[in-house]
Parts: sequence; C1' cells; structure tokens
RNA sequence: GUGUCUAUAGCUCACCUGGAUAGAGCGUCAGACUCCGACUCUGAAGGUAGCAAGUUCGACUCUUGUUAGGCACA
Repeated sequence: GUGUCUAUAGCUCACCUGGAUAGAGCGUCAGACUCCGACUCUGAAGGUAGCAAGUUCGACUCUUGUUAGGCACA
C1' cells in the first nucleotide's frame, strides 16, 4: 500500500431481512436477610451504538468517507 473483520453501558457480549421505549451477565449504588459480614433475593442508576455525511416517512442496522484495532497478502 491492497483486501478483509471488529468498534453497542465501567468490563465481556447480544440484538439488528430498516419500524414503537437498544437488552443480558459481571460490576457499582440502595434496600431486604444477618449480631456483623459473605451468600442469596428485590430495586435503581448507567448508552443518543467510534466520528461525520448520505439514502429513507423512519437508520445501531443500508451506502460513502474517516479514526482506532485485529488478520492476510505485498
């Protein structure tokens, strides 16, 4: 340099043939339980889906560019 894959909550990941409010586990916080703690149970907070533009009535999803990272080739 070329091709290809990935980027979604603090971490690990789902979802996505375009449609109503983007979910789960772990973690964090609060409560219950306990003499206290752990375990367990209940609840809450936390995201405008890497960034930008385009298509569309409507985009995490499609298209283009760009950033970062992985892999292959040169």
Transfer RNA from an uncultured Erysipelotrichaceae bacterium, 74 nucleotides, folded computationally. Its mean pLDDT, the model's own confidence on a scale to 100, is 81. The sequence was found in a public genome assembly. It matches the Rfam family "tRNA". Rfam classes the family as a transfer RNA.